[in-house]
Context: one part of a larger RNA
RNA sequence: GCCAACGAGUUGAUGCAUUCGGCUCGGCUAAGGCCUAUCGGCUGGAGCCACAGCGAAAGCGAGUGUGAAUAGCGCGUUUGUCGAAUGUAUCAGACCCGAAGCCGGGUGAGCUACCCAUGACCAGGUUGAAGUUCAUAGAAAUAUGGAUGGAGGACCGAACUCGUAGAUUGUUCAACAUCUUGGGAUGAGUUGUGGGUUGGAGUGAAAAGCUUACCGAACUCGGUAAUAGCUGGUUUUCUCCGAAAGAGCUUUCGGGCUUGCGUCGUAUGUUCCCUUUGGGGGUAGAGCACUGGAAGGUCUGGACAGUCCGAAAGGACACUGGACCUAUCAAACUCCGAAUACCAGAGGUAAGAGUACGGCAGUUAGGCGAUGGGGGCGAAGCUCCAUGCGCCAAAAGGGAAACAGCCCAGACCGCCGGUUAAGGUCCCUAAAUCAAUGCUAAGUGCAAACAAGGAGGUGAGAUUUCUCCGACAGUGAGGAUGUUGGCUUAGAAGCAGCCAUCAUUCAAAGAAAGCGUAACAGCUCACUCACUUAGAGAUCUUGCGCCACAAAUGAUCGGGGCUAAGCAUUGUACCGAAACCGCGGGGUGACACCACUUUUUGAUUCGAGAAAAUUGCAAUAUACGGUUUGUAUCGCACGUGCGAUAUCGCUGGAUGUUCCUAGAAUCUUGAGUCAAAAAGUGGUGUCACCGGUAGGAGAACGUUCUGUACGCGAUGAAGCUCAAGGGGUGACCCAGGGUGGAGUGUACGGAAGUGAAAAUGUUGGC
Numbered sequence: 001g002c003c004a005a006c007g008a009g010u011u012g013a014u015g016c017a018u019u020c021g022g023c024u025c026g027g028c029u030a031a032g033g034c035c036u037a038u039c040g041g042c043u044g045g046a047g048c049c050a051c052a053g054c055g056a057a058a059g060c061g062a063g064u065g066u067g068a069a070u071a072g073c074g075c076g077u078u079u080g081u082c083g084a085a086u087g088u089a090u091c092a093g094a095c096c097c098g099a100a101g102c103c104g105g106g107u108g109a110g111c112u113a114c115c116c117a118u119g120a121c122c123a124g125g126u127u128g129a130a131g132u133u134c135a136u137a138g139a140a141a142u143a144u145g146g147a148u149g150g151a152g153g154a155c156c157g158a159a160c161u162c163g164u165a166g167a168u169u170g171u172u173c174a175a176c177a178u179c180u181u182g183g184g185a186u187g188a189g190u191u192g193u194g195g196g197u198u199g200g201a202g203u204g205a206a207a208a209g210c211u212u213a214c215c216g217a218a219c220u221c222g223g224u225a226a227u228a229g230c231u232g233g234u235u236u237u238c239u240c241c242g243a244a245a246g247a248g249c250u251u252u253c254g255g256g257c258u259u260g261c262g263u264c265g266u267a268u269g270u271u272c273c274c275u276u277u278g279g280g281g282g283u284a285g286a287g288c289a290c291u292g293g294a295a296g297g298u299c300u301g302g303a304c305a306g307u308c309c310g311a312a313a314g315g316a317c318a319c320u321g322g323a324c325c326u327a328u329c330a331a332a333c334u335c336c337g338a339a340u341a342c343c344a345g346a347g348g349u350a351a352g353a354g355u356a357c358g359g360c361a362g363u364u365a366g367g368c369g370a371u372g373g374g375g376g377c378g379a380a381g382c383u384c385c386a387u388g389c390g391c392c393a394a395a396a397g398g399g400a401a402a403c404a405g406c407c408c409a410g411a412c413c414g415c416c417g418g419u420u421a422a423g424g425u426c427c428c429u430a431a432a433u434c435a436a437u438g439c440u441a442a443g444u445g446c447a448a449a450c451a452a453g454g455a456g457g458u459g460a461g462a463u464u465u466c467u468c469c470g471a472c473a474g475u476g477a478g479g480a481u482g483u484u485g486g487c488u489u490a491g492a493a494g495c496a497g498c499c500a501u502c503a504u505u506c507a508a509a510g511a512a513a514g515c516g517u518a519a520c521a522g523c524u525c526a527c528u529c530a531c532u533u534a535g536a537g538a539u540c541u542u543g544c545g546c547c548a549c550a551a552a553u554g555a556u557c558g559g560g561g562c563u564a565a566g567c568a569u570u571g572u573a574c575c576g577a578a579a580c581c582g583c584g585g586g587g588u589g590a591c592a593c594c595a596c597u598u599u600u601u602g603a604u605u606c607g608a609g610a611a612a613a614u615u616g617c618a619a620u621a622u623a624c625g626g627u628u629u630g631u632a633u634c635g636c637a638c639g640u641g642c643g644a645u646a647u648c649g650c651u652g653g654a655u656g657u658u659c660c661u662a663g664a665a666u667c668u669u670g671a672g673u674c675a676a677a678a679a680g681u682g683g684u685g686u687c688a689c690c691g692g693u694a695g696g697a698g699a700a701c702g703u704u705c706u707g708u709a710c711g712c713g714a715u716g717a718a719g720c721u722c723a724a725g726g727g728g729u730g731a732c733c734c735a736g737g738g739u740g741g742a743g744u745g746u747a748c749g750g751a752a753g754u755g756a757a758a759a760u761g762u763u764g765g766c
Stems, first nucleotide, its partner, number of pairs: 001766006011092013026049003032043004053060002063075004095233002098230001102223006113197009122187001124156003127152001131148007160184003165180004199215001201211003236700006246259005260363002262360007271353001273348007285336001286334002291330003295326008306317004366392004370387006397408003412585004417581003423575003426560003432572001434571006445562002453547002457544010474531005480504003485499003510525001513524003586690025618658005624652004630647007701755001703752010719739004725734003
């Protein structure tokens, strides 16, 4: 490195939110107890939430606090609760792996440091201290010389020990060696054996050295899954939407919190946005009226110190004020003054508009381009701001040769259909060797860009001078005399220098514009004539070119190459993208309609049950009431009537009793039908939409186990295999052949050790 297996948002408690369910005559039990093989069931109302709030409280109470207040203002003026799942927060290791470290208990001095005890070792050679002795000198101390003697962190050099320099080695002989060369080698020497001292401790001729092969605090086990605002990794699919790199605060700046921007839900219903109308402003621009800066001129002051001229008077310059004129400059100037932007009114617009509340985020390293600015050098692919700016980030496609940010354009899928954008149309390379008029001669150019300065390159325009009374150019001739002007000088004759620069002859000719000579001489020029002949000269503006113009591996416009296939101004065709259109298909959302399911309500039909017995019909009785007529009595009044009482008839409901039959009604419950509403699902139609990182929301696939129901299997289960067949947007599913040899699948639910390509991942294999 490759392959296989393993490998990362879990569990508990407690909040909040959403969905679903139970109850709502409020909801729920906790510990405990009882029963049960298990699962679990029963009990248990302690307690919790809700039912009333306000106030610091006393307290009052649909109010209350404040307050003097009957004012105003603040907070209130009521439904929930329990469970499950999902999302998220907090506490816990809390998505996974990863420190250097800190603390505690032990283990180590067989390496090494030092010490203690007891042993061992140091070839050979050299030097020759003290002392002694002899001789000589001396009175002696003592000196000198000879001999003897054998001292020394003495000398040379093996063993031994160390490790100076170089080489070799450097997947080694070796995690420090080998070879050559070196230091010490009787000493603070080397060494054997035994013993002693240790982790903030030992030991140390001191290097923070050594303490069992990396010691500024050993090793080992434990606390321990230490902590890590840091790095890395984090496993199936499809659908809808889709950011940020800003602000404030921060021992804060590569981290957080709140807010801005995203998403999902609920509510509101055009509030957003566009157009139009009306507003205030002091920017861009402009200006000099103020405040300042700065140039020139005129006039008028000051000071008279400076410079120049002058004998002086004085003048000029310079310095410093003021007024005026001319021409100007300003972020912190304004007599003025936009476009945009902002605010308000009205009209329009219905879009993945606005706003409010709530669940869940991510982002707070931005980059380039355009425009307005600060810094810088009006340098930077520089840096810092601003703009409801554009794009990239998070955007594919076409163009710019190649090229995140530029130009065109926003990819649902398919099509060997069409039209265009930017940009192009000689070949590479799709499309004009297209048309018209000019320019360029430099390969300029065909690539963005390169100055001052220079030049009879060339085109266009303008102004002006000379010109058939002959211009400009060319050719021929002349270019003289006084005179070698004067001075100076060795010389100075037009031509070293100074002064003057006249006159004459003439068609014309300078006391000379240049070369030349020692000085002359000589050759030209200005100027004039003749010949020839029709244009010639100067200046300004402007187009395209030229020089100026030098870089590092071999050059170039992308290349070939091009005199247009370059440049400029026009025109008409064509090519050209995932844009737009066409055809077919998929998905999402909105709206409309239809169907199905569930729930609720209402109506209706049928069935069952319950209790009380009700109502109705008929008869009768009792008490009460109404009614009009008849009758009787009484009162008022008499034309006629009015009122009260009693009775009869009729009648109302109530109560009691008797008879009768069957229907209807009430409540509960079940089934069916119909209607309405709500929710969900599906279908059809129309319209709109479907790039996407962080992220939000939704719907699915697959794996293991499990519940219920139903299957398959020795006539062959699972697994493996056949780059093969079929289905699905996809995760994936299904048939068939072979192998294999015993289990396994489908539907609807439940629970997770549930999906790998990455972590210098772990283990195994190669």
Large-subunit ribosomal RNA, domain II from a Candidatus Kaiserbacteria bacterium, 766 nucleotides, folded computationally. The source organism's lineage runs through Bacteria, Bacteria candidate phyla and Candidatus Kaiseribacteriota. The sequence was found in a public genome assembly.